Predicted 3D model of a 71-nucleotide RNA (transfer RNA) from a Thermoleophilia bacterium. Taxonomically the source falls in Thermoleophilia (Bacteria, Bacillati, Actinomycetota). It matches the Rfam family "tRNA". Model confidence (mean pLDDT): 81 of 100.
RNA sequence: UGCCGAAUCGUCUAACGGUAGGACGUCCGCCUCUGGAGCGGAAAGUUGGGGUUCGAAUCCCUGUUCGGCAA
Numbered sequence: 001u002g003c004c005g006a007a008u009c010g011u012c013u014a015a016c017g018g019u020a021g022g023a024c025g026u027c028c029g030c031c032u033c034u035g036g037a038g039c040g041g042a043a044a045g046u047u048g049g050g051g052u053u054c055g056a057a058u059c060c061c062u063g064u065u066c067g068g069c070a071a
Base pairs, nucleotide, nucleotide: 001070002069003068004067005066006065007064010024011023012022013021018054026042027041028040029039030038047063048062049061050060051059
């Protein structure tokens, strides 16, 4: 320098263009002699910017970071 791939709650991981879900963790409550077990609930996310579309995590363009391949 060229090509390819990846980026989603704190972490891990889903999501034919149509309400972004689950697990663990955190917080609150219940239960209990106690709770670190069990039960119920809550908060929390699409890498930045543009475009297409009635509608974008998803499609297109462009940047950032990381990884791989080639030279």